[in-house]
RNA sequence: CUGGUCGAGCGCGAUGGUCGCGGGUGCCGCAAGGCGCCCGAGGAAAGUCCGAGCUCCGCAGGGCCGAUUGCCAGGUAACGCCUGGGCGCCGAAAGGCGACGGACAGGGCCACAGAGAACAGACCGCCCCCGCUGGCCGCAAGGUCAUCGGUGGGUAAGGGUGAAACGGUGGGGUAAGAGCCCACCGCGCCGCCGGUAACGGCGGUGGCACGGUAACCCCCAGUCGGAGCAAGGCCAAAUAUGCGGCGAGGUGCGGCCCGCACCGACAAUCCCGAAAGGGAAAGCCGCGGGUAGGCUGCUCGAGGUGGCCGGUGACGGCCAUCCCAGAGAGAUGACCAUCCCCAUCGCGCGAGCGGUGGGAACAGAACUCGGCUUACGGCUCGACCAGAGGG
RNA sequence: GGCGGCGUAGCUCAGCGGUAGAGCACACGACUCAUAAUCGUGUUGUCGGUGGUUCGAACCCACCCGCCGCCACCA
Repeated sequence: CUGGUCGAGCGCGAUGGUCGCGGGUGCCGCAAGGCGCCCGAGGAAAGUCCGAGCUCCGCAGGGCCGAUUGCCAGGUAACGCCUGGGCGCCGAAAGGCGACGGACAGGGCCACAGAGAACAGACCGCCCCCGCUGGCCGCAAGGUCAUCGGUGGGUAAGGGUGAAACGGUGGGGUAAGAGCCCACCGCGCCGCCGGUAACGGCGGUGGCACGGUAACCCCCAGUCGGAGCAAGGCCAAAUAUGCGGCGAGGUGCGGCCCGCACCGACAAUCCCGAAAGGGAAAGCCGCGGGUAGGCUGCUCGAGGUGGCCGGUGACGGCCAUCCCAGAGAGAUGACCAUCCCCAUCGCGCGAGCGGUGGGAACAGAACUCGGCUUACGGCUCGACCAGAGGG
Repeated sequence: GGCGGCGUAGCUCAGCGGUAGAGCACACGACUCAUAAUCGUGUUGUCGGUGGUUCGAACCCACCCGCCGCCACCA
C1' cells in the first nucleotide's frame, strides 16, 4: 500500500444572539398578567418478543391436564439475555455460525420412484447345478469353450431407484461373494488419567448388533398464579335503586377433580308455612342509563459520569460528583453572525485566497427499568489476519 | 398506551406434512327467434412476505407486513 476480520464511539458540528413552543420555579401584582432563572427526545423512544419493578385480585395440600426452557460453568433482581469454556460446521488465517438433552423407555410417520424403506430385499448382473445346440481335443469314455433355456440354488462386490438401501477404504479369501478373516478409520461397551463440568486423551474389547424424524407425540432435567398505569387510590358532576338472570352457602392465584381450611363485621338476613316448599331483600352478572371533569400513581432510579480495587470476562465492591422531559391527543423549531468539515469552480509557481452548494438517514418519549429483534445514509478511532514492495 | 384475533382464486370459505379444492362469479359452446334458467368445457393462486426445521411446508418454528376487535369513570 492492497484485500479482509473484529471491537468501541458518534449519529450533526461548535459558540453567541433574536423570536417561538412544553414543564418547573423565584419576585411583583387584588386580579388579568408581567419580569427573570433552570430543564426539555432516541440509539433504536419502534415491534410489544422475553424478563422484572410497581399496583390490584382475601394464595393449605395432592392428582390429572397445560405453558415454557434445553451442551457445561459462571454473571445478574430476573431472563429465552450476557460472558467464558466444550462439541459440530464454514474459512488459508484473523475469525464466523449453531433451537446443541434423549431415537437401545414407548408410539407414530418416511409420499413418488424402486426388487426392497426398518428384525428389508433380488430387477439387471455375478457364480454353481441341470438341459439343448454348436466349435475344438480325443480311437473311445469323456474333457473344454460359447450362445440359449430353466417352478433349481447361492450371492449382495458392481449397475439401477431414491432424501435415505442395514458400516467405509485396502488386502486376504471364495465357485462367485460377504466382518467370512486381517489392518486402519468410524461406532458401541468397559477401565484408567486430566478437567468443577460439558468433554478430551490413552488402553482393552465387541466383529456391527444401533437408518432418519423429537421446530410429531413423548421421555428426562428444570422453571411457571392472573391481570395490567385505560393497573390502582381520592374528589366532583349527571342519570332511571329501569329491565332480565342467579340468588344460600360463599371463597380459596391457569382449568378440572379429590380433599381440607377459612368466613356469621365478607354474606347463612326477612316474610308465609306443621313440614316439604314458596316469596322477598342484600349481593353478583348482563342489558339499558349518565359523565367524558379534577388531583394522585408520575418520575431519584437494579440512575448517569469519573477514579481506584477484584475478576480472563460478563460483572462486582468502594469513593467522589451530578439531577438529566414529565405532557395528557401530545412541546424541541425558524432566522442571523463567526469558526469547523465535505464537494465543486476560479485565481496563484506555492503556502493559500475567493465564490457556490451541503452538514443527512431511520425515526419521535406517554408508568419505569434490563435485554432481544427489526429499521438506518455515513463518519472517526483501535486491535488482528493474509499478500506485495522497500529499509 | 395496553391486550387479543385474522390473512388460501375476483367474493365467501374448506384443506391429517406427500400433485392446492368447493360454491358464487368470469370466458366459450349447446338449447332458444332472443334473454334468463339449465347442461357441458375451461381459466383462475408467489397460500401476506422473508428465513429456518424436514427428503418434502398452505400446514411446524422464528422475525417482519397489513387488517379487525376489546379495554375509561359513576350509581
Two RNAs folded together computationally: RNase P RNA and transfer RNA, 466 nucleotides in total. The coordinates come from a structure-prediction model, not an experiment, and the mean pLDDT is 79. It holds a member of the Rfam family "Bacterial RNase P class A". The family's RNA type in Rfam is ribozyme.